Bacterial RNase P class A from a Burkholderiaceae bacterium, 417 nucleotides, folded computationally. The sequence is in RNAcentral, with records from ENA. A source record names the gene rnpB. NCBI's taxonomy places the organism under Bacteria, Pseudomonadota, Betaproteobacteria, Burkholderiales, Burkholderiaceae.
């Protein structure tokens, strides 16, 4: 320098003006309190005030209530190996697996082979059971035989062949055939009981050999997943657990509308205290009327009066509205060293960073950046854009959505010293 992969950071700047909202401090008012003061309510200064995803609510945890002695059995989640972590179904580092482009390699070529970084992977068990393979196809786990390939032996059939003959037949050869022999090649299928190649053979076939595969005990090297080697074994045990289902390990429930504290007014509840009375007529026996007496209550504060009048007044409690707390100092942020390949730990030092509930974080202009159109006298003008979205306890993670902007790594090649 090319090329190819990956993964971080930012996510508009700057100023007037008007505004919301948290906080501190001055001022005024109001309330409370013996008082030091306390709170409320305005205004003037200062000061804080959305995100990398505040999103979806999919995982995990802190925190809060409720249940729990110990085990177990149902139920869920997770599943290579090591390690971080408060914790996780995140993360990081490895191993295998799988696809596979540069790049080498072979090839006249179509293309193969191998395959850096990168991508993908619910990657514990299928020689415990139970099941499942649609469709095609002979045959799908009992293996099996359509098409084709073989007539060595055995059988069977022909034969115008030979030889023998006691003329019934009997031995030979030669042809053909399946109800015999083979699974190599076709063909079905996602999958058909190992692959290439030599021998081998009637035809074939781990039937035999050598390589690769595969299985298996052992050596070595890893902390481990596994990998390396030589040995033995002719291939046994074929696929599905994101089918049950078996092993391992982890899991009580509900959410800040949790929960706690004050705590009205009506209407329930307890407890005390007053009060509901006396007399007469009727009566359909339920009451109804008169007259007198009366707790309270009403006619703005007292009296008199006048009307209602059977309940009325205290005080405990328990809940509601309603207020407060939780509520933001926290597995925070930064920068610096140190340990670690890393994820992540550790230490020093700095820093305080939204906390509302009718639910603020906003509105207008101006300059200037970024892009994109069009003019230009090449200085510049005009115009349009400028994402995704938006706290609601608090955090650690996934997952998704985003205009543009800037950074770093990692492999491979060529070259330079």
């Nucleotide at each position: 320098g090319g090329a190819g992969c990956g993964g971080g950071u930012c996510g508009g700047a700057c100023g007037a003006u008007c505004g919301c909202u948290g906080g501190c401090u001055g001022c005024g008012g109001c309330g409370c309190g013996c008082a030091g003061g306390c709170g409320c309510c305005g205004u003037c200064g200062c000061u804080g005030g959305a995100g990398g995803a505040a999103g979806g609510u999919c995982c995990g945890g802190a925190c809060u209530c409720c249940a729990c002695a110990g085990g177990g059995c149902a139920g869920g989640a997770u599943g290579c190996u090591g390690g971080c972590u408060a914790a996780c179904g995140g993360c990081c580092a490895g191993g295998c697996g799988c696809a596979g482009c540069a790049a080498g390699c072979c090839g006249c070529a179509a293309g193969g082979c191998c395959c850096a970084a990168c991508g993908c992977g619910a990657c514990g068990g299928a020689a415990a059971g139970u099941g499942g393979a649609a469709c095609a196809g002979a045959a799908a786990g009992c293996a099996c035989a359509c098409c084709g390939c073989c007539c060595a032996a055995g059988c069977g059939g022909c034969g115008u062949c030979c030889g023998g003959u006691u003329c019934g037949c009997c031995g030979g050869c030669g042809c053909c055939g399946a109800c015999g022999g083979c699974a190599a090649g076709g063909g079905u299928g996602a999958a058909a009981g190992g692959g290439u190649g030599a021998g081998g053979u009637a035809a074939g076939a781990g039937c035999u050999c050598a390589c690769c595969g595969c299985g298996g005990a052992c050596g070595u090297g890893g902390c481990g997943a596994c990998a390396c080697g030589g040995c033995c074994g002719g291939c046994a045990c074929g696929c599905c657990a994101a089918a049950c289902c078996c092993c391992a390990u982890c899991c009580g429930g509900a959410g800040c509308a949790a929960c706690a504290u004050c705590g009205a007014a009506u209407a329930g509840g307890c407890a005390c205290g007053c009060g509901c009375g006396c007399g007469g007529u009727c009566u359909c026996c339920g009451g109804a009327c008169c007259g007198c007496a009366c707790a309270g209550g009403g006619c703005g504060g007292c009296c008199c009066g006048c009307c209602c009048g059977a309940g009325c007044g205290u005080g405990c409690g328990g809940g509601u509205a309603g207020a407060u707390g939780g509520c933001u100092c926290g597995a925070g942020c930064g920068g610096c060293c140190g340990g670690g390949c890393a994820a992540c730990c550790g230490g020093c030092c700095g820093c305080c960073c939204a906390g509302a509930c009718g639910a603020a974080u906003g509105a207008u202009c101006g300059u200037c950046a970024c892009g994109c159109c069009g003019g230009u006298c090449c200085g510049c003008c005009g115009g349009c854009g400028c994402a995704c979205a938006g706290a609601a306890u608090c955090c650690g993670g996934c997952c998704u959505a985003c205009a543009g902007a800037c950074c770093c790594g990692c492999u491979c090649c060529a070259c330079u010293u």